[in-house]
Context: one part of a larger RNA
């Protein structure tokens, strides 16, 4: 001297740092007192305060145990005196919620879920094992079962069947072997017609089915802008909302607020490189070991490093 496990530090009080990481604060119980929102349950131990030890005596409620209260009296720095024992408050994103995960680098926004939507299927159903037999769903029976998407609640949920899928139909087209007829062949082979299933091929239907959801040019009495027009083309050209997003390249977009100062956050604009509606769209109270960001109290996280306990490393013998 380092290291591991505590434990204390004048002044500052987060400058440290990717971030308060870690450590501090707080804490229990009575009593007061509680905001914004809100699905009217909540939020809430919201925040914020004030009391607590021991002794005498009395009161009130009680069967009593025992709460409750009132007066006076002590002693300490301290009275939930050790232990145990929540900081806290605001905005924002995102999942509705408790739960479920990668035994051993992920707990999370992912899975699930209650609702919500299509789809099959009338029961010896559909579905799923199995070659069969059998057997599950079920000793159930559409207020059911099986599959698929979405993912509470509110407000919604636009437009497109032209492709690709799926279901119906079909007059004609196309269509495989067999059977039939006719050639052929002393028998066969073979060749040709004829019939014609499913599919296709044509017709429809369907998007909470896979999917998709448009250029140019003009144009209003400053300027800009374009409610309007033409044009060219699509199956139709993004509606309603949200937007610089967990989604935006240009990007540290532009304005404001927050700082001396802010690629951060948050509100608002928005011409969206490449936002959009059960691949959900919006906005949301509660919850959340979930993500960013403020403010407060607190602190050896830092200024700036010091000292103590205990252990291990190290030397020394």
């Nucleotide at each position: 001297c380092u290291c591991u496990a505590g434990c204390u530090a004048a002044g500052g009080g987060a400058a440290u740092u990717c971030g308060g990481c870690a450590a501090a604060u707080u804490a229990g119980c009575u009593c007061c007192g509680u905001a914004a929102c809100u699905u009217u349950g909540g939020g809430a131990u919201a925040a914020g305060g004030a009391g607590u030890g021991c002794c005498u005596g009395c009161u009130g409620u009680g069967a009593a145990a025992a709460c409750a209260g009132c007066a006076g009296g002590u002693c300490g720095c301290a009275g939930u005196g050790a232990c145990g024992a929540g900081g806290g408050a605001g905005c924002u994103c995102u999942a509705a919620c408790u739960g479920u995960c990668u035994a051993a680098u992920a707990a999370c926004a992912a899975c699930a879920u209650a609702g919500g939507u299509g789809a099959u299927c009338g029961c010896c159903a559909a579905c799923c094992c199995g070659u069969a037999a059998g057997g599950g769903c079920u000793a159930g029976u559409a207020c059911g079962a099986u599959c698929a998407c979405u993912g509470a609640a509110u407000c919604c949920u636009g437009c497109c069947c032209a492709g690709u899928g799926c279901a119906g139909g079909u007059a004609u087209c196309u269509g495989a072997a067999a059977c039939c007829u006719c050639c052929g062949u002393a028998c066969a082979a073979g060749g040709a017609g004829a019939c014609g299933a499913a599919g296709g091929a044509c017709c429809u239907g369907u998007c909470a089915a896979c999917g998709g959801c448009g250029g140019g040019g003009g144009u209003a009495a400053c300027u800009a802008u374009a409610a309007c027009c033409c044009u060219c083309u699509u199956a139709a050209g993004g509606u309603a909302g949200c937007g610089u997003a967990g989604u935006a390249c240009c990007u540290u977009g532009c304005c404001g607020c927050u700082u001396a100062a802010u690629u951060g956050g948050c509100g608002g604009c928005u011409u969206g490189c490449a936002u959009g509606a059960a691949u959900g769209g919006a906005c949301u109270a509660a919850u959340g070991a979930g993500a960013g960001c403020u403010c407060u109290a607190c602190u050896g996280u830092c200024c700036c490093u010091a000292g103590c306990u205990a252990g291990a490393a190290a030397c020394c013998g």
Molecule: large-subunit ribosomal RNA, domain IV
Organism: groundwater metagenome